A computed fold for a 161-nucleotide RNA from a mouse gut metagenome, annotated as Lysine riboswitch aptamer. The prediction has a mean pLDDT of 78. The model forms 93% of the base pairs in the Rfam consensus.
[in-house]
RNA sequence: GAUAGAGGUGCGGAGUUUAAGAAGCUUGAAUAUAAGAAGGGUGCAACCUAUUCAAGCCUAGGAAAAUUCGCCGAAAUAGAGCUUGUUUUGCACGCUUGUUCUAUUGGGCGCAUUUGAGAAUAUCAAUGCGACUGUCAUUGCAUAGGCAAUGGAGGGCUAUC
Numbered sequence: 001g002a003u004a005g006a007g008g009u010g011c012g013g014a015g016u017u018u019a020a021g022a023a024g025c026u027u028g029a030a031u032a033u034a035a036g037a038a039g040g041g042u043g044c045a046a047c048c049u050a051u052u053c054a055a056g057c058c059u060a061g062g063a064a065a066a067u068u069c070g071c072c073g074a075a076a077u078a079g080a081g082c083u084u085g086u087u088u089u090g091c092a093c094g095c096u097u098g099u100u101c102u103a104u105u106g107g108g109c110g111c112a113u114u115u116g117a118g119a120a121u122a123u124c125a126a127u128g129c130g131a132c133u134g135u136c137a138u139u140g141c142a143u144a145g146g147c148a149a150u151g152g153a154g155g156g157c158u159a160u161c
Base pairs, nucleotide, nucleotide: 001161002160003159004158005157008072010071011070012069013068014067016065017064018063024057025056026055027054028053029052030051031050038049039048041093042092043091044090045089046088075105076104077103078102079101080100081099082098085095086094106133107132109130110129111128112127114126115125116124117123135152136151137150138149139148140147141146
């Protein structure tokens, strides 16, 4: 340098089924009719007119189960560049889609009157703490090749060429 592997509640994708469900549509009721309020995630400006409640329909993203596919920086997060979408229109910001570069994280789990996203108490992400687990190094004890302590990081570890 190349090839092949290991960590396990391992990582990610896809469609199917299921539960809940924002927005939207229909019906009914109430209020308003100049203006104003309200109407996009926020602000400003213009334009339009509706708003609230109840019922029904439909249903995005997210979630669970099994199936299936690809894998072991699998992948995730943050920043920057380019880019998609987000209202009736425009500007600014925010959010969001995809991708490139840089940086961080070995892995999953639990907890938190924490922060953010989300309709949600579901769940996800970040941060902090906790033990567990895999791997290598050092030290000590044992010699049937393990145990304990400490420390490091995947650009690592093991095997073969």